[in-house]
This is a predicted structure of a 72-nucleotide RNA (transfer RNA) from a Minisyncoccota bacterium. NCBI's taxonomy places the organism under Bacteria, Bacillati, Minisyncoccota. RNAcentral holds the sequence, with entries from ENA. Rfam family: tRNA. Model confidence (mean pLDDT): 81 of 100.
RNA sequence: GCCUCCGUAGCUUAAUGGAUAAAGCAAGGGUCUUCUAAGCCCUUGAUGCAGGUUCGAUUCCUGCCGGAGGCA
Numbered sequence: 001g002c003c004u005c006c007g008u009a010g011c012u013u014a015a016u017g018g019a020u021a022a023a024g025c026a027a028g029g030g031u032c033u034u035c036u037a038a039g040c041c042c043u044u045g046a047u048g049c050a051g052g053u054u055c056g057a058u059u060c061c062u063g064c065c066g067g068a069g070g071c072a
Base pairs, nucleotide, nucleotide: 001071002070003069004068005067006066007065010025011024012023013022018055027043028042029041030040031039048064049063050062051061052060
């Protein structure tokens, strides 16, 4: 330098063009308990960035950024 794949919450994953982006763990609060843990209830928190297509984009297209792999 070229090619392929990936980027969604603090972490691990869903959502293959359509209603309010879903869940587990973690965090905060409550309940329970002599205390802790476990259980139960509630809450907070995310689509890498910028454009394009579309009535509608996490999803499709382009560029950039970051990561992994391969070739040279």